[in-house]
Molecule: transfer RNA
Organism: Candidatus Berkelbacteria bacterium
RNA sequence: GUGGCUAUGGUGUAAUGGUAACACGUGGGGUUGUGGUCCCCUUGAUAUGGGUUCAAUUCCCGUUAGCCACC
Numbered sequence: 001g002u003g004g005c006u007a008u009g010g011u012g013u014a015a016u017g018g019u020a021a022c023a024c025g026u027g028g029g030g031u032u033g034u035g036g037u038c039c040c041c042u043u044g045a046u047a048u049g050g051g052u053u054c055a056a057u058u059c060c061c062g063u064u065a066g067c068c069a070c071c
Stems, first nucleotide, its partner, number of pairs: 001070007010024004018054001025043001027041004047063005
């Protein structure tokens, strides 16, 4: 340099173009002599810039970062 794949809460993963879900975690409470387990509530995310569309995590183009293959 060329081609391909990936990017979603703090972490790991979901999501037929139609209200972004689940688990762990954070914070608060209950239970306990204390802690753990268990139960309830809460918190917090679509890498970035455009385009298509009534509507984009999803489709298209560019950029950034990571990975793989070729050179």